[in-house]
RNA sequence: UACUCAUCCAGAGAGGUGGAGGGAAAGGGCCCGAUGAAACCCGGCAACCCGUCCUCAUGCUGCUGUAAAGCAGCCGAGGUCAUGGUGCCAAUUCCUUCAGGACACGUGUUGGUGUCCUGGCAGAUGAGAG
Numbered sequence: 001u002a003c004u005c006a007u008c009c010a011g012a013g014a015g016g017u018g019g020a021g022g023g024a025a026a027g028g029g030c031c032c033g034a035u036g037a038a039a040c041c042c043g044g045c046a047a048c049c050c051g052u053c054c055u056c057a058u059g060c061u062g063c064u065g066u067a068a069a070g071c072a073g074c075c076g077a078g079g080u081c082a083u084g085g086u087g088c089c090a091a092u093u094c095c096u097u098c099a100g101g102a103c104a105c106g107u108g109u110u111g112g113u114g115u116c117c118u119g120g121c122a123g124a125u126g127a128g129a130g
Base pairs, nucleotide, nucleotide: 001130003128004127005126006125007124008123013042015041016040017039021032022031023030026097027096028095029094043089044088045087048085049084051081053079054078055077056076059074060073061072062071063070064069093122098119099118100117101116102115103114104113105112
């Protein structure tokens, strides 16, 4: 740097340093911030990956057994823990931008406005593969 898959309405400090910005990019909104932004440290959350343990069911493999069956391992599902690899810790990915739909408002008609839903685009994080 482009590709594949999964997830993105839950969760996370009234600590220390730091000093003016921040909410990915652009537009439009709306917010956070000297009652202290970013960043760093500590702390925390979560459970994607590695791993632990438990339960369940079918299957497979192996061993024991005359058999019934038992034991072990593997694959699978659900749960548990949190040592390791990441990640994350205002607001849904803060909302929106493109397309379609539902409802309401409104209009002579078309256009329009609002709320909601679905999809797409973009993005984030993990895992994989190049």
The RNA shown here (SAM riboswitch aptamer (S box leader)) has 130 nucleotides and comes from Heliophilum fasciatum. It was read from a public genome assembly, where an Rfam model found it.